[in-house]
RNA sequence: CAAGCAGGCCGGGCGAUCGCAGGGGGCAACAGACGGCCGUAAGGCCGGCGGUGUCUCUUGAGGAAAGUCCGAGCUCCGCAGGGCAGGGUGCUGGGUAACGCCCAGUGGGGGCGACCCCAAGGAAAGUGCCACAGAAAUCAAACCGCCGCCCCUGUUUCCGAGGGUUUCGGCUCUCGGACGGGAGAGCGUCCAGGCCGGUAAAACGGCUUGCGGCGACGCGGUAAGGGUGAAACGGUGAGGUAAGAGCUCACCGGCGGGCGGGUAACUGUCCGGCCAGGUAAACCCCACCCGGAGCAAGACCAAAUAGGGGGAGGAUGACGCGGCCCGCCGACUUCCCGGGUAAGGUCGCUUGAGACGUACGGGCAACCGGCGUCCCAGAUAGAUGAUCGCUGCCCGCAAGGGUACAGAACUCGGCUUAUAGGCCCGCUUGCGUC
RNA sequence: GCCGACGUAGCUCAACGGUAGAGCAGCUGAUUUGUAAUCAGCAGGUUGCGGGUUCGAGUCCCAUCGUCGGCU
Numbered sequence: 001c002a003a004g005c006a007g008g009c010c011g012g013g014c015g016a017u018c019g020c021a022g023g024g025g026g027c028a029a030c031a032g033a034c035g036g037c038c039g040u041a042a043g044g045c046c047g048g049c050g051g052u053g054u055c056u057c058u059u060g061a062g063g064a065a066a067g068u069c070c071g072a073g074c075u076c077c078g079c080a081g082g083g084c085a086g087g088g089u090g091c092u093g094g095g096u097a098a099c100g101c102c103c104a105g106u107g108g109g110g111g112c113g114a115c116c117c118c119a120a121g122g123a124a125a126g127u128g129c130c131a132c133a134g135a136a137a138u139c140a141a142a143c144c145g146c147c148g149c150c151c152c153u154g155u156u157u158c159c160g161a162g163g164g165u166u167u168c169g170g171c172u173c174u175c176g177g178a179c180g181g182g183a184g185a186g187c188g189u190c191c192a193g194g195c196c197g198g199u200a201a202a203a204c205g206g207c208u209u210g211c212g213g214c215g216a217c218g219c220g221g222u223a224a225g226g227g228u229g230a231a232a233c234g235g236u237g238a239g240g241u242a243a244g245a246g247c248u249c250a251c252c253g254g255c256g257g258g259c260g261g262g263u264a265a266c267u268g269u270c271c272g273g274c275c276a277g278g279u280a281a282a283c284c285c286c287a288c289c290c291g292g293a294g295c296a297a298g299a300c301c302a303a304a305u306a307g308g309g310g311g312a313g314g315a316u317g318a319c320g321c322g323g324c325c326c327g328c329c330g331a332c333u334u335c336c337c338g339g340g341u342a343a344g345g346u347c348g349c350u351u352g353a354g355a356c357g358u359a360c361g362g363g364c365a366a367c368c369g370g371c372g373u374c375c376c377a378g379a380u381a382g383a384u385g386a387u388c389g390c391u392g393c394c395c396g397c398a399a400g401g402g403u404a405c406a407g408a409a410c411u412c413g414g415c416u417u418a419u420a421g422g423c424c425c426g427c428u429u430g431c432g433u434c
Numbered sequence: 435g436c437c438g439a440c441g442u443a444g445c446u447c448a449a450c451g452g453u454a455g456a457g458c459a460g461c462u463g464a465u466u467u468g469u470a471a472u473c474a475g476c477a478g479g480u481u482g483c484g485g486g487u488u489c490g491a492g493u494c495c496c497a498u499c500g501u502c503g504g505c506u
Base pairs, nucleotide, nucleotide: 001430002429003428004427005426007424008423009422010421012391013390014389015388016387017386018385020060021059022058023057024056025055026054027053028052032049034047035046036045037044038043062405066416067415069414070413071412072411073410074294075293076292077291078328079327081326082325083324084323086290087289088288089287090286091105092104093103094102095101106120107118108117109116110115121285122284126283127282128279129278130277143226144225145222146221147220148219149218151182152181153180154179158177159176160175161174162173163172164171165170187215188214189213190212191210192209193208194207195206196205197204234252235251236250237249238248239247253275255272256271257270258269259268260267261266298347299346300345301344308337309336310335311334312333313332320329354374355373356372357371358370360369361368362367392403393402394401395400435505436504437503438502439501440500441499444458445457446456447455452489460476461475462474463473464472482498484496485495486494
C1' cells in the first nucleotide's frame, strides 16, 4: 500500500423569533371552603391551600422509541394446591431478578489466516418413513460374477494330455475340459395324510410322509469384485480358503469397561468381544421449566339508582381458577321484559434489577461489589414543533439540490429487523522499501 | 393491547417430504362466408423474500415482509 477479520462509538453543530407539554418561582384580582385571632352579633383581619390570568426559570424521543420474538417486575383472577393434556428448552460450567440472552470452554464443520458457523440429549425402548434405480433400503437378500457337485449323452465345432499310423501336410482312438441337450437323486409347486403351533371354532403358519401329479431359472456355497443408489450389516492391507468371509492378525473408525487428567462437557492410555444404515427441525422417550390474564391490569371519587314482573340452576354443593378432572372453601348465580344515570375525574405514573464517572477491589470474561456525583418526557387522542441566519458532510463547473432508518404511551433485561455518512482501537494475509 | 389464518401461472384454486398441476384467460392451427361455440396443440412458475434440517423442501424449523380476520 492492497485485500480482509473482529470490536467499540457518533447519528450534524451554533444562534434568533414565535409556539406546545411537564415541573419550580414571582405578581395580580376574584368568589370559595378550611384553620387561627378579635367581636354579644352581623361581620372583620391574618394564614397557608386550590383554581384563573400574566411574567420568568428549567426540562422535553431513540439506537433502535420498531417487530411483539423471549424473559421479568407490578396488578387482579377465592386457595396459585395436586394430576392429565398442552407448550417450551436441550453439549458443559458460570453470570443474571429471570431468559430461548450473555461469557468462558468442549466437540463438529468452513477458511491459507485473523476468525466465523452449529436446535449439539437419546436411532442399543418402541412405531413410522427411506421416491427413482437396484437382487436387496434392514427378524435382510442374491442379478451378473467366483467356487464346489449326482447320472446319461452329442460335437460337421474348439482346446489340452497320451497312444497308433504316415508320403511328415495330416488321419484316427482314448481320457479330460469348454460348449450344448436330456433325465431328475436333489429342488420348486400342487394334491392327500400325519404331528406341532395358533383360534372359541376356523382361517393361517411350520415340520414331515407318499416308488402321487406337474415343471426346469439343475442344486449348493459366497458376499472379495461388477452394477444401482444420498445411503448396501465397518475401512485399508496381509494371512487363510474350493471360492470367499472379522474366519484370523496389524492399523484406523465405532461400541463397552478399567486407570490417569479435568468441577464438567470431554480427553489420553490399556483391555475386550468383533459391529449396531439414515432420519427425532417424523411420532416418541428422557431431563428441566411453564396456572391464566394483561395498565383498557387494577383501586378510589363524583353522578344516578328501584325496585318490580317472568323463567333456569343450587347444601345430592351451583357460580366462583380463561383446556379438562380432583381436593379445600361455602350461598348465591344466571337469562328475559321494562326503567334510570354517566359518556367524567384522581391515583396507578415514573426514584428505578436507575444514569454517569472511577489511577478502587474480586473474576480470563460475562458480571459482581465499593466510592462519588446526579434526577434525565410523563402526555391521554396524545407535547417534543415551525420559520430564518451562519456552518459541517454528499452531488454538481455553477445556479442549486440533498442530508439515513425512524416518533415514547406502565416499566425494565435481552434478541431480531431497518439505518445515509463518519470516527477510533486491535489483528490476519500478500506485495514493496529500509 | 392480546391472538389466529393465509401468500403457488394473468385470475380462482390443487398438490403423503419424492418430476409443481387443474379450470378459466392467452397464443397457433382446424371447422365456418365470417364470429361465437367446438376440436387439436403450444406457451406461461424466484411456490412472497432470506437462512437451516434432510439424500431430497411448495410441504418441516427459524427469521422477515405483506394481506385478511377475531377478541377486549
Predicted 3D model of RNase P RNA and transfer RNA as a complex of 506 nucleotides. Its mean pLDDT, the model's own confidence on a scale to 100, is 76. Rfam match: Bacterial RNase P class A. The family's RNA type in Rfam is ribozyme.